[in-house]
Two RNAs folded together computationally: RNase P RNA and transfer RNA, 416 nucleotides in total. It holds a member of the Rfam family "Bacterial RNase P class A". From the family's description: Ribonuclease P (RNase P) is a ubiquitous endoribonuclease, found in archaea, bacteria and eukarya as well as chloroplasts and mitochondria. Its best characterised activity is the generation of mature 5'-ends of tRNAs by cleaving the 5'-leader elements of precursor-tRNAs.
């Protein structure tokens, strides 16, 4: 110097004017007055997992559906994270992988090819034929019945046996474990599971338009039941609230009618910074901070300097993660290849 | 805000739950023909990034994942 691989960090910034949101504060005494603090992201998005939370049994039972799938650890929990094991890519750093089970069954593999899994079409051997035996050779295909040698045979052919793949199921060793070497023993069973299904595990449902309080409405109607309705949003059981001998100010269903305010709301599995544990993802402790909270929904307009000339984008109950869009700067570690000392 | 569903020709739609040569139907368009001339009948022919972008498979419009736009229900 070029060219990569992996991580992380900001994400226009200063000043000035005028406004909007929210809190307290001072004044007069309630006026949208005055002056003060605060005020959008790394993704606030996509709603794609998980948890809180809040009602419905603080939740219960069985089936149906349905997620997830090497292994061990992290967590509040996850289908997320770290470390690692096996295959795969790549000189290398390093990157990817829905990676249980095809030896439980079931299906499907079009075209070509005899034959797509109970192989016999041509050759080969036997044999008057018919028909038997053979999977060595041929060609097709995305995939063709474990490969190589040697003995054997009528011809062959894991039929035999060496060497070797792969695989199940056993022992030994190392490791928590996946697993990995290494003995010894059976077997040669294409492939598909992001096809059905099996075999583990996991979870109840619904979502702040959850729910809860006051206010406002419950006018006039339709239609159904007659002891059950509903909760319970896939069935059953069970539980629970309401109704309780009833044509009723009865229960449900449609439909109509109200649509204001306030709690839920932001102090929280919170942040920042050191220590000390771990290989890490993260735990413990100590110290120190309080950081939007609107509801038709604020966080913006202009001016002036700088400079790399400004990107993807706007909170809506809370967070932890995944996925995606992002101009432009810069940092740290590797790794490759050229030079030069 | 919070749950749903759909995306195939110029419109409207099938095909997707059996993955399988070359993805169809009606209606439009285009060209011939019929008619004096239109339309209607006839005949033919074009016309498709199956929404996009990766997976799994030999092989996707079909399965699975992610993106983009539309719709609809929800107090």
């Nucleotide at each position: 110097u070029g060219g990569g691989u992996a991580g992380g960090c900001g994400a226009u910034g200063c000043a000035g004017u005028c406004g909007c949101u929210u809190u307290g504060a001072u004044c007069a005494u309630u006026g949208a007055a005055u002056g003060a603090a605060a005020g959008a992201g790394g993704a606030a998005a996509g709603u794609c997992c998980g948890g809180g939370c809040u009602c419905c049994a603080c939740a219960g039972g069985g089936c149906a559906a349905g997620a997830u799938g090497c292994c061990u650890c992290c967590u509040a929990a996850c289908g997320g994270g770290a470390g690692g094991a096996a295959g795969g890519a790549g000189u290398a750093a390093u990157c990817c992988u829905a990676u249980g089970g095809a030896a439980a069954g079931u299906g499907c593999c079009a075209c070509a090819g005899a034959a797509a899994a109970u192989a016999a079409c041509c050759g080969c051997c036997u044999g008057c034929a018919c028909g038997g035996g053979u999977a060595a050779g041929g060609g097709u295909g995305a995939a063709a019945a474990u490969g190589g040698g040697a003995g054997g045979u009528a011809a062959g052919a894991g039929c035999u046996c060496c060497c070797a793949a792969u695989g199940g199921g056993u022992c030994u060793u190392g490791g928590c474990a996946a697993c990995a070497a290494g003995g010894g023993u059976c077997a040669u069973g294409g492939g598909u599971a992001a096809a059905c299904c099996c075999c583990a595990u996991c979870g109840g449902g619904a979502g702040c338009a959850a729910g809860g309080u006051u206010a406002a409405a419950u006018a006039g109607g339709a239609g159904a039941a007659c002891a059950g309705a509903a909760g319970c949003g896939g069935c059953c059981c069970g539980c629970u609230u309401c109704g309780u001998u009833a044509c009723g100010a009865u229960u449900c269903u449609c439909g109509g009618g109200u649509a204001a305010a306030c709690c839920g709301c932001u102090c929280g599995a919170g942040g920042u910074a050191a220590a000390u544990u771990g290989u890490g993802a993260a735990a413990u402790u100590u110290a120190c901070c309080c950081u939007a909270g609107a509801u038709a929904a604020a966080u913006g307009a202009c001016u002036g300097c700088a400079c790399a000339c400004g990107a993807c984008a706007g909170a809506a109950c809370c967070c932890g993660g995944c996925u995606u869009a992002u101009a432009c700067g810069c940092c740290u570690a590797c790794c490759c290849a050229u030079u030069c000392a | 805000g919070g749950c749903g569903g759909c995306g195939u020709a110029g419109c409207u739609c099938a095909g997707c739950u059996u993955g399988g040569u070359g993805a169809g139907a009606g209606c439009g368009c285009g060209c011939g023909g019929u008619u004096c001339a239109u339309a209607c009948c006839c005949g033919u022919g074009a016309g498709g990034u199956c929404a996009c972008u990766g997976g799994u498979u030999c092989g996707a419009c079909u399965c699975c994942a992610g993106u983009c736009g539309c719709c609809g229900c929800u107090a």